[in-house]
Molecule: Guanidine-I riboswitch aptamer
Organism: Phytohabitans rumicis
RNA sequence: GUGAGGCGCGCCUAGGGUUCCGCCGCCCGUCACGUACGACGGGCGGGCUGGUCCGAGAGGCGCAGGCGCGGCGGCAAGCGUCGUCGCGUUCCACGGCGGGACAAAAGCCCGGGAGAC
Numbered sequence: 001g002u003g004a005g006g007c008g009c010g011c012c013u014a015g016g017g018u019u020c021c022g023c024c025g026c027c028c029g030u031c032a033c034g035u036a037c038g039a040c041g042g043g044c045g046g047g048c049u050g051g052u053c054c055g056a057g058a059g060g061c062g063c064a065g066g067c068g069c070g071g072c073g074g075c076a077a078g079c080g081u082c083g084u085c086g087c088g089u090u091c092c093a094c095g096g097c098g099g100g101a102c103a104a105a106a107g108c109c110c111g112g113g114a115g116a117c
Stems, first nucleotide, its partner, number of pairs: 008063005015054002020051002022048001023046009065090011092112001094115001098110003
C1' cells in the first nucleotide's frame, strides 16, 4: 500500500422525543354550587414524573451463524462429504460537524464513516 473478514435476529437497558393516552394551565358550553369553585364535553397550549412509541458497532441477556476438536449414522475404492449431538471458541474498539426517517427526537440510520491514536 492492497484485499477479505470482524455478520444477523429477538428481548431489554442507557438514552430519546411528543403521534395517541395521561397530567397540568387557560378559555368556552351544560349541569351543579353561593359557608361554593365541582362534574362532563370541547378548544388552545405545555415534554410535564408517566403509559403507548423509537432505541445502541464500541451496553446487557438469549437464539442463530462461523471456526476448531470429538462421538454416532449415511454415501464413498479413496481423498472426503452430508446429517446429527457434545465440548471449546467468536478478540479489540477514541470518535466529530453535518445530514436523514418516523409524529418527533436520540447513543437509531449515514457510521467500526470523516478524523485521531